[in-house]
Context: one part of a larger RNA
Molecule: large-subunit ribosomal RNA, domain IV
Organism: Dysgonomonas sp. HDW5A
Formats: sequence, C1' cells, structure tokens
RNA sequence: UCACAGUUAAGGAAUUAGGCAAAAUGACCCUGUAACUUCGGGAGAAAGGGUACCUACAGCAAUGUAGGUCGCAGAGAAUAGGUCCAGGCAACUGUUUAACAAAAACACAUGGCUAUGCAAAUUAGAAAUAAGAAGUAUAUAGCCUGACACCUGCCCGGUGCUGGAAGGUUAAGAGGAGAAGUCAUCAGCAAUGAGAAGCUUUGAAUUGAAGCCCCAGUAAACGGCGGCCGUAACUAUAACGGUCCUAAGGUAGCGAAAUUCCUUGUCGGGUAAGUUCCGACCUGCACGAAUGGUGUAAUGAUCUGGACACUGUCUCAACUGUGAGCUCG
Repeated sequence: UCACAGUUAAGGAAUUAGGCAAAAUGACCCUGUAACUUCGGGAGAAAGGGUACCUACAGCAAUGUAGGUCGCAGAGAAUAGGUCCAGGCAACUGUUUAACAAAAACACAUGGCUAUGCAAAUUAGAAAUAAGAAGUAUAUAGCCUGACACCUGCCCGGUGCUGGAAGGUUAAGAGGAGAAGUCAUCAGCAAUGAGAAGCUUUGAAUUGAAGCCCCAGUAAACGGCGGCCGUAACUAUAACGGUCCUAAGGUAGCGAAAUUCCUUGUCGGGUAAGUUCCGACCUGCACGAAUGGUGUAAUGAUCUGGACACUGUCUCAACUGUGAGCUCG
C1' cells in the first nucleotide's frame, strides 16, 4: 500500500449523479392499526409492551397469576422485515437479450375485426401426403388491443379489402379482307413482262377473360382529423359574424406530460436556499380515443421526489485483527 473483517468522540447524508455501500430493523406472545379499496385487501400497516431465574398458588398438563433474585444486557450467542408519504409506467403471477440491458419491453385473462361449412380456411411439400384434427363456427387460423371502471367522436377523397357488372381499355387464341415470294403456262427475236392451282411469308376488319378505368360499401382496415379577418359601453378576450380551402377539419378526456422547442414557462406547496418533485394554469413547437383515451385498489429486485430511524457516505480521519506484498521455488 492492497484485500477481507471489526470498533470509533461530536455531528448525522453536510458525501454522492443517486443514502451506492454500510448501519439500523429482525424471532415468538399481547395490545393496537390510517387513507384508500375491485370489500378480498391495504396489514407484519403504523405505533407500543413483554420474554431469564427462584418460590407460592391454580391447572391433568401446556401455561397463567402473585411475590422475590441477579446482570450493562433475559428471542442474553447464531440464523430471522427498516418503515412511512407522494407521483410516473405496467393491472396482476409469469417471460426475456445463455456470457454488459429483467424493464415501462414480451406474454397474459378481456375486447374487437377478418377468413373458414369440412376434401374447411391456413401451413409444409413440384407431388403423393401431412399438420389443422381423430377437431366442426361456444371450432380453427390471421391481425390488433391488453385486468377492471367510464368510454371509444368526425372523415371512405388517397391506399387496401369486399361487392358490382352497363360502358371504355385489353393478351394468347379464333378470324381472314388484302399484300408479297415462287411457279406450270402465255406474250416477245431477245432483254423482259404477265401469271392459274399449289406452297411459303405476311396480314386489316371482327371476336376475345381476368385485371385496370368505372360504380358502391368498409376505419377496433392502412390512415387523416385547417387557414385568414372582424366584432361586447375601460382594457383584455371573443359567445357572434365574414371569407378561403378540405374527404373531414380533433369530440370526450387529459395536458410544460416517458410527449413542451422557447423553458429553470407562470402561480402555489415542500426547503434557509429546489433546472428535479407535487398541485394548478393552457400559449398542446409536435396529446387524444383498441397504432386505444382517462382513471384505478392490489402487485413491482421498476423509475422519480420527500420524511423518520440509522449509520465512517461525509466533516476527517484514527485504531485493531487476518491475509497479501520483497527474493527464490
């Protein structure tokens, strides 16, 4: 000096990003126990008291009552909850990044939408076949939400899906008007020209499904949910009016929030002093309703703020024990 233990005057979180670590609490019996609540809980809430030994009495006994005795200390050592207040998130028990993340992430019961009538949809496989299922819509599959309570507004213009079939567009195919090549033959002195049938090449009109265009429906489908100007007898504000645009212009509820840039917003609370915290306000840069909204008892090795107790975390360090250290192996 390091590691692991132990003790410490006075103070008691002044330490620190943060009470990290440590200390404190701790068993059993008795008393007693708040807000809130889904009436189950919360709850071991909290807060108090007792615990050894001897004698007597009561009792079958466990044990109880009374009196007494000793110590600093009686669950005499060891093992054995710290507690409370407030808020965010997630209802809960559970699951997860084997070996840096255990969470607010995943799951979950609940709710909803969609597909599927059985040789089911869906999935694996060129296929046979298999899973679904030795099941049958109170089933199976896909997607979203995520206990419970109160609720879940408007928009179908875009994208998607479902349905429709009048019209437009449209492939192969069908069709074959026509065109070209070749050629018997014919004309011509020749060069050359014409050219039937056949064959070859090409080919217009017409016909021709789904799809797309089109017409409807559908948002617990993907998604979206406005500007500007004026106006009240102080001022301010605007219930009201005008105008432009849109498919429709954000309803309820919540709101500087796990979302607020400006921002340490403003006011109140807590502190001597508070960029955090709690309660409000609303000017929501850029909340908002199953991509769920707002609450919520209980729960949480969750996150945030505060208080009591407690302490070497600190003021500020000291001492003790054990081991390590230096050389060789």